[in-house]
RNA sequence: UCGCGGGAGAGCGCUGGAAACAUCCAGUCGCCGAAGGCGCAACCGGCCCCCGGAAACGCUCAGGCACCAAGGACCGCGG
Numbered sequence: 001u002c003g004c005g006g007g008a009g010a011g012c013g014c015u016g017g018a019a020a021c022a023u024c025c026a027g028u029c030g031c032c033g034a035a036g037g038c039g040c041a042a043c044c045g046g047c048c049c050c051c052g053g054a055a056a057c058g059c060u061c062a063g064g065c066a067c068c069a070a071g072g073a074c075c076g077c078g079g
């Protein structure tokens, strides 16, 4: 990196519109963290009053919040 399998959280909110009995769009309020993005106490390294470095931690910009579907960090197996 590819294939297969597993894989959580939180709104069927309110208003308006379009549809038609599915749903979609815009605004607004609330909420979630596990695509992505940003941040770093401890710790590690360095040229050591500083600089650099991570996450499932923090933020919630993006994304998401009935079921199904999709997405999904990460995990397992195989190439």
Base pairs, nucleotide, nucleotide: 001079002078003077004076005075006074011029013028014027015026016025017024018023030065031064032063036061037059038058039057043053044052045051046050

Glycine riboswitch aptamer from a soil metagenome, 79 nucleotides, folded computationally. The RNAcentral record of the sequence draws on MGnify. Its Rfam family is "Glycine riboswitch aptamer". From the family's description: This family represents the bacterial glycine riboswitch.